[in-house]
Context: one part of a larger RNA
Molecule: small-subunit ribosomal RNA, 3' major domain
Organism: uncultured bacterium
RNA sequence: AGGCGGAAGGCUGCACAAGCGGUGGACCAUGUGGUUUAAUUCGACAGUAACCGAAAAAUCUUACCUGGGCUUGACAUGGUAAUCUUAAUGCUCUUUUCGAAAGAAAAGAGAAGCUGAUUUUUUCAGCGGGUUACCACAGGUGCUGCAUGGCCGUCGUCAGCUCGUGAUGUGAAUCGUAACCUUAAGUGGCACAACGAGCGCAACCCUCGUCCUGUGUUACAAGUGUCACAGGAGACUGCCAGGUAUAACCUGGAGGAAGGUGAGGAUGACGUCAGGUCCGCAUGGCCUUUAUGCCCAGGGCUACACACAUGGUACAAUGCAUGGGACAACGGGAAGCAAAGGCGCAAGCCGGAGCAAAUCCCUUAAAACCAUGCCCAGUUCGGAUUGAAGGCUGAAACUCGCCUUCAUGAAGUCGGAAUCGCUAGUAAUCGCGGAUCAGGUAUGCCGCGGUGAAUACGUUCCCAGCCUUUGCACU
Numbered sequence: 001a002g003g004c005g006g007a008a009g010g011c012u013g014c015a016c017a018a019g020c021g022g023u024g025g026a027c028c029a030u031g032u033g034g035u036u037u038a039a040u041u042c043g044a045c046a047g048u049a050a051c052c053g054a055a056a057a058a059u060c061u062u063a064c065c066u067g068g069g070c071u072u073g074a075c076a077u078g079g080u081a082a083u084c085u086u087a088a089u090g091c092u093c094u095u096u097u098c099g100a101a102a103g104a105a106a107a108g109a110g111a112a113g114c115u116g117a118u119u120u121u122u123u124c125a126g127c128g129g130g131u132u133a134c135c136a137c138a139g140g141u142g143c144u145g146c147a148u149g150g151c152c153g154u155c156g157u158c159a160g161c162u163c164g165u166g167a168u169g170u171g172a173a174u175c176g177u178a179a180c181c182u183u184a185a186g187u188g189g190c191a192c193a194a195c196g197a198g199c200g201c202a203a204c205c206c207u208c209g210u211c212c213u214g215u216g217u218u219a220c221a222a223g224u225g226u227c228a229c230a231g232g233a234g235a236c237u238g239c240c241a242g243g244u245a246u247a248a249c250c251u252g253g254a255g256g257a258a259g260g261u262g263a264g265g266a267u268g269a270c271g272u273c274a275g276g277u278c279c280g281c282a283u284g285g286c287c288u289u290u291a292u293g294c295c296c297a298g299g300g301c302u303a304c305a306c307a308c309a310u311g312g313u314a315c316a317a318u319g320c321a322u323g324g325g326a327c328a329a330c331g332g333g334a335a336g337c338a339a340a341g342g343c344g345c346a347a348g349c350c351g352g353a354g355c356a357a358a359u360c361c362c363u364u365a366a367a368a369c370c371a372u373g374c375c376c377a378g379u380u381c382g383g384a385u386u387g388a389a390g391g392c393u394g395a396a397a398c399u400c401g402c403c404u405u406c407a408u409g410a411a412g413u414c415g416g417a418a419u420c421g422c423u424a425g426u427a428a429u430c431g432c433g434g435a436u437c438a439g440g441u442a443u444g445c446c447g448c449g450g451u452g453a454a455u456a457c458g459u460u461c462c463c464a465g466c467c468u469u470u471g472c473a474c475u
Base pairs, nucleotide, nucleotide: 001475002474003472004471005470007469008468009467010466011465012464013463015459016458019422020421021420022419023418026313027312028311029310030309031308032307033306034304035303042053043052064299065298066297067296068295069294070293073137077136078135079134080133081132082131083130084129085128091110092109093108094107095106096105097104098103113127114126115125116124117123139288140287142286143285144284148282149281150277151276152275153273155271160199161198162197163196164195165194166175167174168173180189181188205265206264207263208262210233211232212231213230214229215228216227236259239253240252241251242250243249315415319374320373321372322371323370324369331362332361333360336355337354341350342349343348381412386407387406388405389404390403391402392401428451429450430449431448432447433446434445
């Protein structure tokens, strides 16, 4: 100087407390461990792994297994030799044999450059192109994230981390950056052997909320204008009162759409964890080269005594069912979104208007509200599981897809110890859209709007962090 302390003081945070809703019990989905397997590809493991990489595993993906096949190779550059360049063993098409395909082999047909020499046909040379053989090499999701770059997680959006000059100290080092007041903040004030400065904080950026101006199609029933777009204004402790040290600042008030950082986002200091990633990419070294490379078919990644994690649905009456009839926003659309109309109980089918979209479509939002039934029960709760019949995508739904209808109707009556999230348009609850995508195992993820709470006395305690002092057998 650090680190640590069941040391002291000060301070902060959904850290506790006060509340609301969950998890832990049930069933299911997904991920992980384990076990199994020919293979169940690989990585991630306290917080910081476990709906994570994966914003889509039937084939493909795919890296795994079994079997079959290829060997200058699926892809790149170059060299040597041979051969073809009016034509071949190559290319395209067709056919045949073996085959599951890949691949191997055979047959037929078709098409194909430039320049120069040569009078032309022809022939030759060069360049270019093709094939075969060979050689350099290609290739590797093979190993090492403890050789690395880049990127990311975490402490943590915590308020810290440093430097120059100077001063102090034999020195390591310290002061600056301590104290006091204040702040979300090393924010500011004051003071001071310090004076300044840098990276962080804040501000500058984006979105939302108010107003003004302009513009006006595709929006709007029609104009000092809803809406959309663009540009500006507005908030600064600016004003008032009180407190404080006549400070910084705090408390209250006025005006205001908004008040003390208005709300949200983007933005992540020096560094820590030899944190994660060699399977995104790049890359050193090592290994492999008729295989650890490449192609193909089938299988596997979906197994199942069990354990864990994250979710979905419930256990009901603030509910469920049936009927009626309101009100959104974000987005997406051409190998696409698809209306009206018709058929079907439905999934869906027929149909094809319109739309490269403020125009048309996806697109009727649902909860809420009104009416009726149910009357507390394993039920008109709950929907697992299973059977049957269908629909859709796709070359193909057996392993292993989704959806519909009918039937079936399991567990479950609010969950032990323990544990999680959240402070306001938040929690809770309700639906809607998108990426990926043929389809979809999405209850996931990323967004959008509707309805819309309760509580915070306080900082003793738990956890994490910051500053100062202090102790130490640690470095």